[in-house]
Context: one part of a larger RNA
RNA sequence: CGCAGGAGACUUGAGAGGAGUUACCCUCAGUACGAGAGGACCGGGGUGAACGGACCUCUGGUGUCCCGGUUGUCAUGCCAAUGGCAGUGCCGGGUAGCUAUGUUCGGACGGGAUAAGUGCUGAAAGCAUCUAAGUACGAAGCCCACCUCAAGACAAGGUCUCCCACUGGGUUAACCAGGUAAGACCCCAGCGAGACUAGCUGGUUGAUAGGCCGCAGGUGUAAGACGGGCAACCGUUUCAGCUGAGCGGUACUAAUAGGUCGAGGG
Repeated sequence: CGCAGGAGACUUGAGAGGAGUUACCCUCAGUACGAGAGGACCGGGGUGAACGGACCUCUGGUGUCCCGGUUGUCAUGCCAAUGGCAGUGCCGGGUAGCUAUGUUCGGACGGGAUAAGUGCUGAAAGCAUCUAAGUACGAAGCCCACCUCAAGACAAGGUCUCCCACUGGGUUAACCAGGUAAGACCCCAGCGAGACUAGCUGGUUGAUAGGCCGCAGGUGUAAGACGGGCAACCGUUUCAGCUGAGCGGUACUAAUAGGUCGAGGG
């Protein structure tokens, strides 16, 4: 910009893409078959491999400052307690998120038309013949079926709902301009969304983010005081203290105020 007024939702599916794998075990059955040796079809059940999708409950990884330990040194006057630096100083753990080696799911079932092939009926050609007329089967393959995208599918589809036929100019009509409606955007707080954009949740008639409160999870028992010990240190207060991203609550802070666009219908 188009989709013959302007909007907000929900859809149909032309078309396109993805997927499509396979092994072993049990049973049928030591049956059919076979002198024996050996040893099935068909059907049913189970366990896997590789591959793929999703996810983070579990098992782990990461987690640059969430907690703790610890070395050297400097600083806060000193003790004690802390802070800086040394690759996060080093080390032990670890929430959310992201993850695989973790968890879960998938290939299917079924239908249609067929290939090679197998037939039925059957002439030409009194027989025979799956074929000439007619007709039945038959593949991991083809078309559906399963998953995803999809009306710029210009053949631009469908359904529901909302807004209404304003003002001025004009050859009174195409058209032009203006203010509006439904609605949208700008702007702002953000996100399980994201390169930007987009999408989504909110904007005081509010839980969108931060703060605060509570909880979960993590770390592992803070400081101070008291008691014990010559001391290093230990015990009690104390499963304490601290705590990023998690869950719930709460208007304390910030989403204020405002602006722009947007129909008049062949």
Large-subunit ribosomal RNA, domain VI from a Chloroflexota bacterium, 266 nucleotides, folded computationally. Model confidence (mean pLDDT): 89 of 100.